[in-house]
């Protein structure tokens, strides 16, 4: 240059084929219960769709362009 994946919470990831109401879990973190004290268990908080745009009544998904990291061919 050229193709092809992949990007969602601090951290791992489900959800994308088939578009739909407040994106779901794990675990970290912080608070409670509980125990003499710690873990441990349990029960509550917190906190995300890589950007920009277009289709759409509605977009994490679907369509165009970025960027960013892997990988492939010259």
């Nucleotide at each position: 240059g050229c193709c092809c994946a992949u990007a969602u919470a601090g951290u791992u990831u489900a959800g994308c084929u088939u578009g739909g109401a407040c994106a779901g879990a794990a675990u970290a973190c912080c608070g409670g219960u509980u125990u003499c004290c710690u873990a441990a268990a349990c029960c509550g908080g917190c906190c995300a769709c890589c950007c920009c745009g277009g289709u759409u009544c509605a977009a994490a998904u679907c369509c165009g362009g970025g960027u960013a990291u892997g990988g492939g061919c010259a």

Transfer RNA from a Nanobdellota archaeon, 74 nucleotides, folded computationally.